[in-house]
RNA sequence: AAACCGACAAGGCAAACCCUUCGUAAGAUGGGGACGCAAAGCCACGGGUCCUGUUUCAGAUUAAGGACAGCCGGGUUACCGAA
Numbered sequence: 001a002a003a004c005c006g007a008c009a010a011g012g013c014a015a016a017c018c019c020u021u022c023g024u025a026a027g028a029u030g031g032g033g034a035c036g037c038a039a040a041g042c043c044a045c046g047g048g049u050c051c052u053g054u055u056u057c058a059g060a061u062u063a064a065g066g067a068c069a070g071c072c073g074g075g076u077u078a079c080c081g082a083a
Stems, first nucleotide, its partner, number of pairs: 005081002012037002017032003021028002035070001041076003045073003048068005
């Protein structure tokens, strides 16, 4: 110094729930809050879950569009530092 790794300390993020605004919805923004997190930083590329929905009498499926990175994998970048 690098890769793996995660003790102490510093600093960071913030689930549920409540309020606010936006959205048909999934869900998202901001405030409070703290269950957890060493990538719980970023990217919808693969799988997955969820929402809308053409067609239809209706339902299911499908075309199409969307949401989730705190479901898993993948890509990419990064703070601190013992064993």
This is a predicted structure of an 83-nucleotide RNA (c-di-GMP-I riboswitch aptamer) from Thermincola ferriacetica. The sequence was found by an Rfam model in a public genome assembly. The coordinates come from a structure-prediction model, not an experiment, and the mean pLDDT is 82.